[in-house]
RNA sequence: GGAGGUGAACGGAGGAUCGCUGGUGGGCAGGUACAGCCCACGAGAGGAAAGUCCGGGCUCCACAGGGCAGGGAGGUCGUUAACGGCGACCCGGGGUGACUCGAGGGAAAGCGCCACAGAAAACACACCGCCGAUGGCCGAUGAGAACCCGACCGCGAGAGGCGGCCGGGGAGGAGGCACAGGUAAGGGUGAAAUCGUGGGGUAAGAGCCCACGCGCGACAGCCGGGUGACCGGCGGCGGGGCAAGCCCCUCCUGGAGCAAACUCGAAUAGGGGUGCUGUCGAGGGCGGCCCGUCCAACAGAUCCGUUCGCGGUUCUGCAGCACCCGGGUCAGAGCGCUCGAGCGGCGCAGCAAUGCGUCGCCUAGAUGAAUGAUCCUCGCCGCUGACGGGGUGACCCGGCGGCGGAACAGGACCCGGCUUACAGCUCACUUCGGGGA
RNA sequence: UCCCCGGUAGCUCAGUUGGCAGAGCAAGCGGCUGUUAACCGCUGGGUCGUAGGUUCAAGUCCUACCCGGGGAG
Repeated sequence: GGAGGUGAACGGAGGAUCGCUGGUGGGCAGGUACAGCCCACGAGAGGAAAGUCCGGGCUCCACAGGGCAGGGAGGUCGUUAACGGCGACCCGGGGUGACUCGAGGGAAAGCGCCACAGAAAACACACCGCCGAUGGCCGAUGAGAACCCGACCGCGAGAGGCGGCCGGGGAGGAGGCACAGGUAAGGGUGAAAUCGUGGGGUAAGAGCCCACGCGCGACAGCCGGGUGACCGGCGGCGGGGCAAGCCCCUCCUGGAGCAAACUCGAAUAGGGGUGCUGUCGAGGGCGGCCCGUCCAACAGAUCCGUUCGCGGUUCUGCAGCACCCGGGUCAGAGCGCUCGAGCGGCGCAGCAAUGCGUCGCCUAGAUGAAUGAUCCUCGCCGCUGACGGGGUGACCCGGCGGCGGAACAGGACCCGGCUUACAGCUCACUUCGGGGA
Repeated sequence: UCCCCGGUAGCUCAGUUGGCAGAGCAAGCGGCUGUUAACCGCUGGGUCGUAGGUUCAAGUCCUACCCGGGGAG
C1' cells in the first nucleotide's frame, strides 16, 4: 500500500435575536389557597423515537385443581424479569482465509402427495433384454443348424435378385421350444429407481459371498471422552423424498389493554331507596371557605284543644333539599406519568452473554399534540482557482480563496430485544495475497 | 392503541389438496362494407407488489419488507 472480515463509538460544535412546551423562584386583588397574567433562571426527541414482529412491567376482568381445543417454540449448555433475544459450543452448507448462514426433534406411529417421462414413484411391479437349472411339451418312429425344392408375403422397373415365413426332401446324429417359472446385470426415463466399484459365484443373476468405500437413532449394542448436543473405535444393519401438507413427541401459554384503571366536575332527562324540611324554614346564590348579604318549597283526612279567628298531633299524597345505589353523554379536568429490570466510570467473577460491588449523575412529559425561524464563527465532505513543496511522469502533499452539500427520520404508559431505513466519519481486533528493509 | 383484507396483461377479475399462467374488454393485423361501427378470424402483451427461504418444482407454502383499502373503542 491492495482486497476483505468482525465489533464498537459518533451522527456537527459554540454563540446572538425572536418565538413554543413543562419545571423552579418572585410579583399582581379585603385575607388565604388554586387558576390566570408578567418577570427571571434552568431544561426540552432517536440510534433507530419507525414497523408493531416477539417478550415483560403496570392496570382491570375471570379463576378450586387438572385436562382438551386453539396458538406458539423446537441442536445442547448457559444467561435473563421474560423472550422466538443474546453468548459459548456441537452438527451441516458456503468461503483460500478472517468469518458467515441454518424454522437444526420425528418420514419403520399413521394418512396424504411426488406433474411430465418411465415397466415401475413406494412394499408392490417387470417393457426390451438375459436364463429356462427345475417342471411341462416335442425329439433315435430322427431335434435344431447348414444344404436343395416348392407355395405365399414384403421390397424392387425387372431378373435365375434380396429378405421373411410355411411345407417337403435327402444327408447327419442329440438336443430343441420359451409354456409355467427365475432374474434385476445391461438399455432407456426422471429431481429422485431399492447402497457404489471390482472380484467370486450362478442356468442367468442378485449384498448371495468377499475386498475397499458410502450411509445408518429399526440396534434403546459394547468400549473410551464430554455437564450435554456430540465425537473416536469395534460390532451389527442397508430403509427414496416432502412434516415452511395433515400429524406425532417434548416444552410454553387465561382474556383485554394507558381511549387500561381510579378520582373529580358540569349540564341534561330519568329510575330506586333512606332521611330531613315545608315559613319557628331543610337548603341554595354572590366562583369555594371565613364573614356579610340575598333567595327559598302545601294540600287532604283523622284526632285533641279552642277565645270559633285558629293552633297542634298522626297518616297519606305532593313539593323542596341532602345522602346512597344505578345507567348514559361531554375525545371535560385530574391521576396513571415518568427515578427507572435507569445512565456513566472503576473494580471483581466468567471464554462470553451476563452478574455482583462501589462512586457519580438526573435526563421531555406534550394531548390535535411543544423543540422552530433567521444570522455569525469554526469544523466535515465534494468540485475548483492561483501559490509553495515532492516526483522523469501520470500525479501526490500543504496552507489560502471561491461555489455547493450535510442522510434516515421524529416521542405519546414504560422497559428488554428483533427487523427495516440511514449522507458522512472515526477507532479496535483480524484474514488473504503483493512489495521493501 | 389494536385488528382484518387485498396487490396476477393497459383495465376488471379467475387461478386448491404445489406440476406448461387464463377469461372478458382494450390494442395491432386481416376479412366483410362504397366507408365507419357492429360482426368474423388471427396475433402480440406478465419481474404473478419486492427480497430471501423450503421443495425436484412456488402465483400457490414460510419469513421479512413496500403499497392500497377497511374496521373496533
Two RNAs folded together computationally: RNase P RNA and transfer RNA, 510 nucleotides in total. The coordinates come from a structure-prediction model, not an experiment, and the mean pLDDT is 75. It holds a member of the Rfam family "Bacterial RNase P class A". It is annotated as a ribozyme.